[in-house]
The prediction has a mean pLDDT of 76. Predicted 3D model of RNase P RNA and transfer RNA as a complex of 462 nucleotides. Rfam match: Bacterial RNase P class A. Rfam classes the family as a ribozyme. From the family's description: Ribonuclease P (RNase P) is a ubiquitous endoribonuclease, found in archaea, bacteria and eukarya as well as chloroplasts and mitochondria.

RNA sequence: GCGGAUGGCUGGGCAACUGCACUCAGGUGAGGAAAGUCCGGACUCCAGAAAGAAAUGACGCCGGUUAACGACCGGCCGGGGUAACCCGAGGGAAAGCGCCACAGAGAAUAAACCGCCAGUAGGCUGACGGAGGUUCGCCUUCGGCAAAACGCUGGUAAGGCUGAAAAGGUGGGGUAAGAGCCCACCGCCGCGAUGGUAACAUUGCGGGCAGGGCAAGCCCCGUCAGGAGCAAAGCCAAAUAGGGGUCGCGCGACGCUUGCGUCGGGUUCUUUCGCCCAGUGACCCGGGUUGGCUGCUAGAACUUGUUGGCAACAGCAGGUCCAGAUGAAUGGUUGUCGACGGUCGAAAGGCCUGAACAAAAUCCGGCUUACAGGCCAUCCGCAUAA
RNA sequence: AGGCCAGUAGCUCAAUUGGCAGAGCAGCGGAUUCCAAAUCCGCAGGUUGGGGGUUCGAUUCCCUCCUGGCCUGCCA
Numbered sequence: 001g002c003g004g005a006u007g008g009c010u011g012g013g014c015a016a017c018u019g020c021a022c023u024c025a026g027g028u029g030a031g032g033a034a035a036g037u038c039c040g041g042a043c044u045c046c047a048g049a050a051a052g053a054a055a056u057g058a059c060g061c062c063g064g065u066u067a068a069c070g071a072c073c074g075g076c077c078g079g080g081g082u083a084a085c086c087c088g089a090g091g092g093a094a095a096g097c098g099c100c101a102c103a104g105a106g107a108a109u110a111a112a113c114c115g116c117c118a119g120u121a122g123g124c125u126g127a128c129g130g131a132g133g134u135u136c137g138c139c140u141u142c143g144g145c146a147a148a149a150c151g152c153u154g155g156u157a158a159g160g161c162u163g164a165a166a167a168g169g170u171g172g173g174g175u176a177a178g179a180g181c182c183c184a185c186c187g188c189c190g191c192g193a194u195g196g197u198a199a200c201a202u203u204g205c206g207g208g209c210a211g212g213g214c215a216a217g218c219c220c221c222g223u224c225a226g227g228a229g230c231a232a233a234g235c236c237a238a239a240u241a242g243g244g245g246u247c248g249c250g251c252g253a254c255g256c257u258u259g260c261g262u263c264g265g266g267u268u269c270u271u272u273c274g275c276c277c278a279g280u281g282a283c284c285c286g287g288g289u290u291g292g293c294u295g296c297u298a299g300a301a302c303u304u305g306u307u308g309g310c311a312a313c314a315g316c317a318g319g320u321c322c323a324g325a326u327g328a329a330u331g332g333u334u335g336u337c338g339a340c341g342g343u344c345g346a347a348a349g350g351c352c353u354g355a356a357c358a359a360a361a362u363c364c365g366g367c368u369u370a371c372a373g374g375c376c377a378u379c380c381g382c383a384u385a386a
Numbered sequence: 387a388g389g390c391c392a393g394u395a396g397c398u399c400a401a402u403u404g405g406c407a408g409a410g411c412a413g414c415g416g417a418u419u420c421c422a423a424a425u426c427c428g429c430a431g432g433u434u435g436g437g438g439g440u441u442c443g444a445u446u447c448c449c450u451c452c453u454g455g456c457c458u459g460c461c462a
Base pairs, nucleotide, nucleotide: 001382002381003380004379005378006377007376008375009374010373012337013336014335015334016333017332018331020029021028022027031357035368036367038366039365040364041363042362043229044228045227046226048273049272050271051270056225057224058223059222060221061075062074063073064072065071076090077088078087079086080085091220092219096218097217098214099213100212113160114159115156116155117154118153119152120151122150125146126145128143129142130141131140132139133138168186169185170184171183172182173181187209188207189206190205191204192203193202194201195200233294234293235292236291243285244284245283246282247281248280249279252263253262254261255260256259264277265276266275267274287461288460301320302319303318304317305316306315307314308313341352342351343350344349387458388457389456390455391454392453393452396411397410398409399408405442413429414428415427416426417425435451436450437449438448439447
């Protein structure tokens, strides 16, 4: 210098005038994502408490962080890259069910289409021998022999073919041809040893090898989860017909010893204890309101230093207060500087435009997605120079 | 805030244990007709809303984003 990897910051500046919301009248007033609402919590209610099953859903290598998580950090394994580094929904296919189209001989109880090898001798062919016929060329028939392209009976998964996938791989021995049939190495399985908290790594011995793939198909194993959500919830005010209908379960029934026993319903599936019950639950029709207050913003808060930790993060000390609106404030105009862009120009420079994505709605931790441009740090590869 | 559904040819819709994306109407060309309509024959037309993943293979299964639609909520 060129190309690349990772992490982080910023998200127009200044001034004047004017407007809005909150306010203790001093002041304060959008974001990194306020967004999507995809996860997890705080908080509130569901009529008091405890227990655990089924169903449903989510998650899934190991260890850690956290209030919690499907998030984050560190590591292991697998894959990609020359490297920095990146990616992985990464338990179980040896409980069971299911699927594997087309092609192909054969797709999970493996399979013989071609090929290779052995046997057989049916037909065919060849030479020979016997018998018969003859136009003397040969023909017919029988016999054993040979050969093995056609058959038949077997062996064979080494080779070919099909496919995403063909039942361990490579090499050697072996064999009629072959084959873990045997051997070496690699892979795999089982049992150990060493290192590591663990995932796992390395290694020893044994076993010829069984058990293809798919669980983002059903499923199995383990872990977690009660439901609803600030329109939660509470209070005040206003208004109306605090009304009607249907269905279900009840206000009780049974036994007698006449006040006891047994049998209920509700309590956000169920069970147990407790509590409550004279009416209650669901749906439909009809009626009313479209107001106010609390919740409501001091918090797992922010920031500086320090300690522990590789890190996520945690502890301690000091400092700070940082929107609370409710059809919903946080705006507008002007001046000036101004990145990017457009245009003119050989250049210097001139002229024009004037800032991306988007905007709180109970709060917090994450994830995901959108984002013009600018800046910083660390690292890798190649080339060159000293 | 919570719950649910849909997106496939220009339009309306199909496509199930994952295995060649199809039908009707519309369009274009031809036949028929004096001309047209109807009818008959033929043809073209697809990012299955976008992107990514699982799988040999995805309209179908999973994740994420986009667009559109529906339902519930106060008082008595």